[in-house]
Context: one part of a larger RNA
RNA sequence: UGACGGGGGCCCGCACAAGCGGUGGAGCAUGUGGUUUAAUUUGAUGCAACGCGAAGAACCUUACCAGAACUUGACAUACCAUGGACAUUUUUAUGAAAAUAAUUAGUUCCUUCGGGACCAUGGAUACAGGUGGUGCAUGGCUGUCGUCAGCUCGUGUCGUGAGAUGUUGGGUUAAGUCCCGCAACGAGCGCAACCCUUGUCUUUUGUUACCCCUUUCGAGAGAUUGGGGGAAUCGAAAGAGACUGCCGGUCAUAAACCGGAGGAAGGUGAGGAUGACGUCAAGUCAGCAUGCCCCUUACGUUCUGGGCCACACACGUGCUACAAUGGGCAAGACAAUAAGUAGCCAGCCUGCGAAGGUGCGCAAAUCUAAGAAACUUGCCCUCAGUUCGGAUUGGAGGCUGCAACUCGCCUCCAUGAAGUCGGAAUCGCUAGUAAUCGCCGGUCAGCCAUACGGCGGUGAAUACGUUCUCGGGCCUUGUACA
Numbered sequence: 001u002g003a004c005g006g007g008g009g010c011c012c013g014c015a016c017a018a019g020c021g022g023u024g025g026a027g028c029a030u031g032u033g034g035u036u037u038a039a040u041u042u043g044a045u046g047c048a049a050c051g052c053g054a055a056g057a058a059c060c061u062u063a064c065c066a067g068a069a070c071u072u073g074a075c076a077u078a079c080c081a082u083g084g085a086c087a088u089u090u091u092u093a094u095g096a097a098a099a100u101a102a103u104u105a106g107u108u109c110c111u112u113c114g115g116g117a118c119c120a121u122g123g124a125u126a127c128a129g130g131u132g133g134u135g136c137a138u139g140g141c142u143g144u145c146g147u148c149a150g151c152u153c154g155u156g157u158c159g160u161g162a163g164a165u166g167u168u169g170g171g172u173u174a175a176g177u178c179c180c181g182c183a184a185c186g187a188g189c190g191c192a193a194c195c196c197u198u199g200u201c202u203u204u205u206g207u208u209a210c211c212c213c214u215u216u217c218g219a220g221a222g223a224u225u226g227g228g229g230g231a232a233u234c235g236a237a238a239g240a241g242a243c244u245g246c247c248g249g250u251c252a253u254a255a256a257c258c259g260g261a262g263g264a265a266g267g268u269g270a271g272g273a274u275g276a277c278g279u280c281a282a283g284u285c286a287g288c289a290u291g292c293c294c295c296u297u298a299c300g301u302u303c304u305g306g307g308c309c310a311c312a313c314a315c316g317u318g319c320u321a322c323a324a325u326g327g328g329c330a331a332g333a334c335a336a337u338a339a340g341u342a343g344c345c346a347g348c349c350u351g352c353g354a355a356g357g358u359g360c361g362c363a364a365a366u367c368u369a370a371g372a373a374a375c376u377u378g379c380c381c382u383c384a385g386u387u388c389g390g391a392u393u394g395g396a397g398g399c400u401g402c403a404a405c406u407c408g409c410c411u412c413c414a415u416g417a418a419g420u421c422g423g424a425a426u427c428g429c430u431a432g433u434a435a436u437c438g439c440c441g442g443u444c445a446g447c448c449a450u451a452c453g454g455c456g457g458u459g460a461a462u463a464c465g466u467u468c469u470c471g472g473g474c475c476u477u478g479u480a481c482a
Stems, first nucleotide, its partner, number of pairs: 001482002003479003007476007015466002019429005026320008034311002042053002064306007073127001077126002079123006088105001091102004108117003129295002132293003138289002140284003143280001145278001150189006156165003169180003195272004200240007210229004216223002243266001246260005322422001326381007339368002343362002347358004388419001393414007435458007
């Protein structure tokens, strides 16, 4: 100087407390451990691994296993020879396919007519290739402490020196934020602000949105034709607006705090992006790059089939429930984000349905998916393992795809398991939040999505307080620690 203390003081945080809802019990989904297996490829392992890499494992992916094949190779550059444009295409045989052997159509551009460009086959060698090892050789990127308020430097001063001072002290703040004081005076990286979204207003602009009039159809709702508007909604550009600016009080006449006015908004308005010096030899050689080591008729490459989906068990994360604030049936109402041409698919017909047939519109503020659901109204159920719950299983079908056996999703009929609110323990959340309700997207042929990322609808309770638990910041003290 640090680190540590079941030392002290001050302060903060959904840290506790006060509340609301969960997990831990059940069934299922998913990840992991373990076990099994020819293989169950692999990485991630307290917080900070475990719905994580994986924003899509039937083949492919795929790295694993069994078998069948290739050896200048699936891919790159260079040389020689032969042939021809290449590419592409037809058919046959063997085969599980890769592949092997035949067969067929087709025939380019430039040219100094030598050839070249380009490609195939054969040959030779330099080489290719490796998701093989090492994240404890590395780059890059990332997690975490932590959006915590800290981390340092120059000059000066003090000290033999390591170092100290500044950065400590008195107040204050979300903040090393600001004020005052002070052997310090300044400065840098962080804080804040500048950026994006959202909340109010103004101006400009106006189609496909919106409003008004009108034509046609229609019982009406509404659809449709033509015209008009720039008021309102909405869209998208530019501005205004919030600064403790004003008033009162407290404080030291400071910084600031408390209350008030006006205001759409008040003291960081709300949310996001933004992550200092560093810590964990943290994570990643399997995204990529890369040193070294290793393989080179194989640890490379191609293919078929299998596996990654196994199952006595253990754990994590979720979904659905155990019901009456509910379940069922019928009718009625209100969103936003975002997507669409190898696509979204209206309407009509067939089917109980998944879906099929036909086919309008739309590269979309125009058309489509599209019906939001919780909610409201009416009727039934009356506390039961039930008209709760839906696992599991049988049967019949539909779709995608070369192909749904291992191992896809969906529909209908039947079946109707556990479960009556969950031990010790443990998690999230302070406001448009929790809780609850549905909708959209990426990946994607299809989908094991209950995941992930967003969107809107309805919409609470509680916070006395800082004694205690956890984590953190500052000062100080002790130390046999560095």
The part of an RNA shown here (small-subunit ribosomal RNA, 3' major domain) has 482 nucleotides and comes from an uncultured marine eukaryote. The coordinates come from a structure-prediction model, not an experiment, and the mean pLDDT is 82. Its Rfam family is "Bacterial small subunit ribosomal RNA". Gene Ontology terms of the family: ribosome and structural constituent of ribosome.